[in-house]
The part of an RNA shown here (large-subunit ribosomal RNA, domain I) has 572 nucleotides and comes from a soil metagenome. It matches the Rfam family "Bacterial large subunit ribosomal RNA". Rfam links the family to the GO terms structural constituent of ribosome and ribosome. Its Rfam clan is "LSU clan".
Context: one part of a larger RNA
RNA sequence: AGCGCACGGUGGAUGCCUAGGCGCAAGAAGGCGAUGAAGGACGUGGCUAGCUGCGAUAAGCUUCGGUGAGGUGCUAAGUAACCUUUGACCCGGAGAUUUCCGAAUGGGGAAACCCGUCACGAGUAAUGUCGUGUCAUCGCAUGGUGAAUUCAUAGCCAUGCGAAGCAAACGAGGGGAAGUGAAACAUCUCAGUACCCUUAGGAAAAGAAAUCAAACGAGAUUCUCCCAGUAGCGGCGAGCGAAAGGGGAAUAGCCCAAACCGACGUUGGUGACAGCGUCGGGGUUGUGGGGCUUUCUCAGGGCGUAGCCCGGCAAGUCAUCAAGUCUGCAUGUAGUCGAACGAGCCUGGAAAGGACGACCAUAGAGGGUGAUAGUCCCGUAAACGAAACGUGCAGGCCUUGCUGGAGAGAGUUCCCGAGUACCGCGGAACACGUGUAAUUUCGCGGGAAGCAGGGAGGACCACCUUCCAAGGCUAAAAACUAACUUGCGACCGAUAGUGAACCAGUACCGUGAGGGAAAGGUGAAAAGAACCCCGGCGAGGGGAGUGAAAUAGAAACUGAAUCCGUGCGCUU
Repeated sequence: AGCGCACGGUGGAUGCCUAGGCGCAAGAAGGCGAUGAAGGACGUGGCUAGCUGCGAUAAGCUUCGGUGAGGUGCUAAGUAACCUUUGACCCGGAGAUUUCCGAAUGGGGAAACCCGUCACGAGUAAUGUCGUGUCAUCGCAUGGUGAAUUCAUAGCCAUGCGAAGCAAACGAGGGGAAGUGAAACAUCUCAGUACCCUUAGGAAAAGAAAUCAAACGAGAUUCUCCCAGUAGCGGCGAGCGAAAGGGGAAUAGCCCAAACCGACGUUGGUGACAGCGUCGGGGUUGUGGGGCUUUCUCAGGGCGUAGCCCGGCAAGUCAUCAAGUCUGCAUGUAGUCGAACGAGCCUGGAAAGGACGACCAUAGAGGGUGAUAGUCCCGUAAACGAAACGUGCAGGCCUUGCUGGAGAGAGUUCCCGAGUACCGCGGAACACGUGUAAUUUCGCGGGAAGCAGGGAGGACCACCUUCCAAGGCUAAAAACUAACUUGCGACCGAUAGUGAACCAGUACCGUGAGGGAAAGGUGAAAAGAACCCCGGCGAGGGGAGUGAAAUAGAAACUGAAUCCGUGCGCUU
């Protein structure tokens, strides 16, 4: 020196564990904010570094409930001083307080700071000073004031109401790529995707046929399964890709404009009256509807008669007009009750294990307890519970509407959404790339008919069928889940699972946008090693003691590989 064996050190794999994650489901909720949010800064404890809580009333104040013996949060023990059956601490409802920054809003500003106005108050001999309130901007409404410029308008002022900012996804709208595919690439595709902007709601959007269909008929919208990878579109390449119809989910329909009538105002007119405006009535449709005139039929009463009252009918807080209150029930935000074994025997440090004998069960889910417990503890099944605040449902009160209108017939060219429909040119959306290209939509130009009318049925025309544009509203079915509650898992188990099981978006890096860790485990219980010895009044170690165990000693469960060493054996 090598090899082997044994024993150590190093190291932290593995096993076991879980305080944390991940996913799914259900319920509830779907917002917070100028009554100052989200998020922060700084404070706040007798002693207080951090976390948590709270806000100069500062680990808290008041009150109403729950609970019932201890309590003054955690790391974290100590000490001091206190509170508490006159109910503390703790849990829940309601309220008070809530510095400064932050939309930040009196002005400024390098966020958490600086400097003011006005009113009232405190204080001072007076000024300075202090406290409370007030003062941003924009929009809308109303009122006042009021230029150039007579009227007017702009402007200015006041008052009231509203907005702003934050938040995970889902929605609508305005903009809008490229990598890629086409085995290159330009039309095309990716894709109206990603991304940016605006903005809303608990959902949004859409929506009551100028729709489809096809000679039969259907009857708003939305979602879904088929239809169907079909018909089609397509450098007819790559690819893109319907609809009718059928089966389901859920269902709900309405209001204006106009004709006409009336009131008021205004303009013109000597006036009758006419025009215009506002308001009220009327009216809302495509077997066309409505208005006006007229005929007929039906239909409560009273009165002080432009109408009101009683009675009747109907509807209503979720659209179709609009706002509430009370009661009951259910439910949420604290909780309550809750069966049944043996200080026995065996092993053991410890019994829940073994053996023996019992019991409960609408409870043998789960967790804990010194090993594996239905009967030890928390719970579980079942059954209960709210002073206060919230939610849902039902009913009453209440509110609103109708109650001189409804139906039928006749007459009447009075009305039925115009720079609209449509056409040309240029784009876009439609599964549809300009194509035979209908349909929808935007820009520019042209530009109807008006019910004896008009649109559509995939160029266009005729016939036929069907619908009525150029105004508006509308639940449910359907999308999503940041936060809350509950449950579950052939999900992970510390290089996994969130980046984060641990004081993590921390330490640290970066001018910045931004990037971004490592780090869990003594023991059943600290019983955390009194005392002695060596040593620097060390570090560390040796005894002693605790403990089942200390090779469980705080660098601590288990303790692999690796590397280092000690002893022994063999070889050289």